[in-house]
Parts: sequence; structure tokens; C1' cells
RNA sequence: UGUGAGGUAGAGCAGUGGUAGCUCGAAGGUCUCAUAAACCUUAGGUCGGCAGUUCGAAUCUGUCCCUCGCAA
Repeated sequence: UGUGAGGUAGAGCAGUGGUAGCUCGAAGGUCUCAUAAACCUUAGGUCGGCAGUUCGAAUCUGUCCCUCGCAA
């Protein structure tokens, strides 16, 4: 420098145009003599930044930033 994949909750990941979810973790509760396990509830996200298309964008397009791989 070219090229491919990726960036979504504290962690790991879904979500391919119409209210952003799952597991683990965190907090509270039930249970227990107590702890763990189990069960219930809650909090936590302006979806990497900016712009464009659209009635509507995490999703499509452009550009920039970051991570990983390949080639030189």
C1' cells in the first nucleotide's frame, strides 16, 4: 500500500429495513439453620464516529477510526 473479516450491555454473542435480544456476570427477593444450587424480579445500550438513501437504518451506501488475518 492492496485485500478480506469484524466493532451491538461488564464478558461472550444473536439480530440482514419496522419498539435491540440471548447466555454468563451484577443488584434485590423467595427458598435454607446457613451457604451453594434452583426460581422470580430489576438495572445496565443513543448498536465505533460522521454523512447519505428511505416514511422508517444496528441492518443499505460513502468516508474516517480501531482490532484481527492474507498478499506485497
Annotation:
Transfer RNA from a Chitinophagales bacterium, 72 nucleotides, folded computationally. The prediction has a mean pLDDT of 85. RNAcentral records the identical sequence in 2 taxa. Rfam family: tRNA. Rfam's curators write: Transfer RNA (tRNA) molecules are approximately 80 nucleotides in length. Rfam classes the family as a transfer RNA. Lineage of the source: Bacteria > Pseudomonadati > Bacteroidota > Chitinophagia > Chitinophagales.